[in-house]
Context: one part of a larger RNA
RNA sequence: GGACGAACGCUGGCGGCGUGCCUAAUGCAUGCAAGUCGAACGCAGCAGGCGUGCCUGGCUGCGUGGCGAACGGCUGAGGAACACGUGGGUAACCUGCCCCAGAGUGGGGGAUACCCUGUCGAAAGACGGGACAAUCCCGCAUACGCUCUUUGGAGGAAAGCCAUACGGCGCUCUGGGAGGGGCCUGCGGCCCAUCAGGUAGUUGGUGUGGUAACGGCGCACCAAGCCAAUGACGGGUACCCGGUCUGAGAGGACGACCGGGCAGACUGGGACUGAGGCACGGCCCAGACUCCUACGGGAGGCAGCAGUGGGGAAUUUUGCGCAAUGGGCGAAAGCCUGACGCAGCGACGCCGCGUGGACGAGGAAGGCCUUCGGGUCGUAAAGUCCUUUCGACAGGGAAGAAAGGUGUAUGUAGUAACUGCCAUACAUUUGACGGUACCUGGAGAAGAAGCCCCGGCUAACUCCGUGCCAGCAGCCGCGGUAAUACGGAGGGGGCGAGCGUUGUUC
Numbered sequence: 001g002g003a004c005g006a007a008c009g010c011u012g013g014c015g016g017c018g019u020g021c022c023u024a025a026u027g028c029a030u031g032c033a034a035g036u037c038g039a040a041c042g043c044a045g046c047a048g049g050c051g052u053g054c055c056u057g058g059c060u061g062c063g064u065g066g067c068g069a070a071c072g073g074c075u076g077a078g079g080a081a082c083a084c085g086u087g088g089g090u091a092a093c094c095u096g097c098c099c100c101a102g103a104g105u106g107g108g109g110g111a112u113a114c115c116c117u118g119u120c121g122a123a124a125g126a127c128g129g130g131a132c133a134a135u136c137c138c139g140c141a142u143a144c145g146c147u148c149u150u151u152g153g154a155g156g157a158a159a160g161c162c163a164u165a166c167g168g169c170g171c172u173c174u175g176g177g178a179g180g181g182g183c184c185u186g187c188g189g190c191c192c193a194u195c196a197g198g199u200a201g202u203u204g205g206u207g208u209g210g211u212a213a214c215g216g217c218g219c220a221c222c223a224a225g226c227c228a229a230u231g232a233c234g235g236g237u238a239c240c241c242g243g244u245c246u247g248a249g250a251g252g253a254c255g256a257c258c259g260g261g262c263a264g265a266c267u268g269g270g271a272c273u274g275a276g277g278c279a280c281g282g283c284c285c286a287g288a289c290u291c292c293u294a295c296g297g298g299a300g301g302c303a304g305c306a307g308u309g310g311g312g313a314a315u316u317u318u319g320c321g322c323a324a325u326g327g328g329c330g331a332a333a334g335c336c337u338g339a340c341g342c343a344g345c346g347a348c349g350c351c352g353c354g355u356g357g358a359c360g361a362g363g364a365a366g367g368c369c370u371u372c373g374g375g376u377c378g379u380a381a382a383g384u385c386c387u388u389u390c391g392a393c394a395g396g397g398a399a400g401a402a403a404g405g406u407g408u409a410u411g412u413a414g415u416a417a418c419u420g421c422c423a424u425a426c427a428u429u430u431g432a433c434g435g436u437a438c439c440u441g442g443a444g445a446a447g448a449a450g451c452c453c454c455g456g457c458u459a460a461c462u463c464c465g466u467g468c469c470a471g472c473a474g475c476c477g478c479g480g481u482a483a484u485a486c487g488g489a490g491g492g493g494g495c496g497a498g499c500g501u502u503g504u505u506c
């Protein structure tokens, strides 16, 4: 000198863009953060139509079923490891939704929630009986391709829904793709040798189990190996990277925001479901803690967004909206979305702008100094003329919006014909931010300057006070009666909505 997720002191006008618990991975009140589908299915209620026990369509609720909930969001505790980065391997593997292609979708049966009913319980909830549906469950048939195979053969599927009956959405099996992952591996990146030996599933083999898959991954038996000064083992520290800061570079330090990967979800352990989890807002067990209780027993997990106690030098609103982008579900309309888009708070950072401009005296008053002549603050002020950014006020007022929906018109495969689907055109409808940005107008210099320093380093000097006191100080050092070094004043220097200090780093 540069840098900062900074803090502290003094000061503080506006805007844009960023950014904001680095500490206690400490405890959490409250609200919200993951649902959706009636075009899979049943029931109940409301409404309508009537032929009065059915039908229709719409809404609401409960449940079954499907998809999602493994994404997105948060945090960095742990971890020195194939965790990460980079380059390879997988003839040792998986992959829902999506795309391409091939084949199929026949015929039966069963259970059950909601519901009705009974019992237990304070509650949370649990248990029993009865009926019923499906894209729920199970056989049978069939098998291009699929699996196993001793090559003879054996085994294994499916579901329907909408429809104006054209068709559309699905379902099953299989091959390929895209994207995503699992596993293996070469190389690379911290400190301590005042850690020198470590190891018994340990190292290898055979067999078996297990997995999507290789493997000592697990187990039985057999052998005695395996690693290590090219640093094993142990201890400490630490998420890793793209990158960030600095530096001429080499290098050093760091890994906040943004992006990729990993890991974690009160602590420890476990599996279930599923294409995918050993699962933040799922389940079970144990533990600590908090809450409810009729004392028998139950409920909970903000390292999601806000917010709160506590810790701390220190870090924000219990805001608005799904209008945009993206995600889940749905044929769609649409619903959900504290992701996200915005707004709020903080000079926390960077950038931009303003606090006025011109003229104006051998120079007012006043302050300070003085050799008492004067010098200086100083064109500074006053005064005259001018401007009006920003702010305040008033008027106008966006882009971000295109899709989708609705209406009209045209065209088209098909049809006896029309409607409809689809495509195109036109019109209309959708904005949280926000009456914001921006533009215009009127008013008036009007509302807007501080902070640090002045002994040398280092740019800037005098007076007064104090008297080794009070104090200053980054280093050298100042202060004991004329202190440019302490305190005040005048003057000066530097930076400027900031200026200093502290901390860290180059």
Stems, first nucleotide, its partner, number of pairs: 001506004006502005013353006019346002021311001026309003030306003035067003040064007047056004074264003084188007093181003098177008106140001108138003115130006146155003160169003190236003197227003202224008239261004243254004266287005289300004317343001319342003325339001326337004356386004366377004390447001393441004400433001404429008450495005455476003461490005471478002
A computed fold for a 506-nucleotide part of an RNA from an uncultured bacterium, annotated as small-subunit ribosomal RNA, 5' domain. Rfam family: Bacterial small subunit ribosomal RNA. The RNAcentral record of the full RNA draws on ENA and SILVA. Its mean pLDDT, the model's own confidence on a scale to 100, is 87.